[in-house]
RNA sequence: GGCUGCAACAUCCCCGUGAGCGGGUUCCCAGUAAGGAGCAGGCGCUCACUGCAGCC
Numbered sequence: 001g002g003c004u005g006c007a008a009c010a011u012c013c014c015c016g017u018g019a020g021c022g023g024g025u026u027c028c029c030a031g032u033a034a035g036g037a038g039c040a041g042g043c044g045c046u047c048a049c050u051g052c053a054g055c056c
Stems, first nucleotide, its partner, number of pairs: 001056007013042002016049007024039005
């Protein structure tokens, strides 16, 4: 360096970090269509990165 499997570290437990997309939810405009602005770690996926273990 590559691949695979993971999150030990955490002021109960789960939860490594960031970004993007989708989903959720509130409001507005609407009116069952389309759109806009917010909110929330305990939903999902993708990418990059940190760390742990193993293999090459």
The RNA shown here (nadA riboswitch) has 56 nucleotides and comes from an Acidobacteriaceae bacterium.
It matches the Rfam family "nadA riboswitch". The literature on the family includes a 2020 paper in RNA by Huang et al., "Structure and ligand binding of the ADP-binding domain of the NAD(+) riboswitch".
Lineage of the source: Bacteria > Pseudomonadati > Terriglobia > Terriglobales > Acidobacteriaceae.